The RNA shown here (Glycine riboswitch aptamer) has 100 nucleotides. Its mean pLDDT, the model's own confidence on a scale to 100, is 75.

[in-house]
RNA sequence: AUGAUGGCAGCGGGAGAGAUUGCCUGCAUGAUCGAGGCAGCGCCGAAGGAGCAACCUGCACGCAGGGGAAUCUCUCAGGCAAAAGGACCUUUGCCGGACG
Numbered sequence: 001a002u003g004a005u006g007g008c009a010g011c012g013g014g015a016g017a018g019a020u021u022g023c024c025u026g027c028a029u030g031a032u033c034g035a036g037g038c039a040g041c042g043c044c045g046a047a048g049g050a051g052c053a054a055c056c057u058g059c060a061c062g063c064a065g066g067g068g069a070a071u072c073u074c075u076c077a078g079g080c081a082a083a084a085g086g087a088c089c090u091u092u093g094c095c096g097g098a099c100g
Stems, first nucleotide, its partner, number of pairs: 006095005012089002018041001020040006042080003048076001049074003055066005
């Protein structure tokens, strides 16, 4: 200082996949539904977590070690009506102080 990257807080937006099966608990009921717990089966990928490409080194030359990104991959965690949560995006305020 017509204040970059970044950080924090607020507003708004924000996808996917079971309102699944069995048993139990407690509330209520004439009964059902609905809530919670445990177990089973089937799924999702956008909290978090893990994997790797480029690149570097070595060598027996296609392997080993290092390195390391994503909304890609995995599905440990999490989730599968609504609500909540939600990567990320827009915008406002504050902090901070890079280039010039």
It matches the Rfam family "Glycine riboswitch aptamer". Its Rfam clan is "Glycine riboswitch clan". About the family: This family represents the bacterial glycine riboswitch.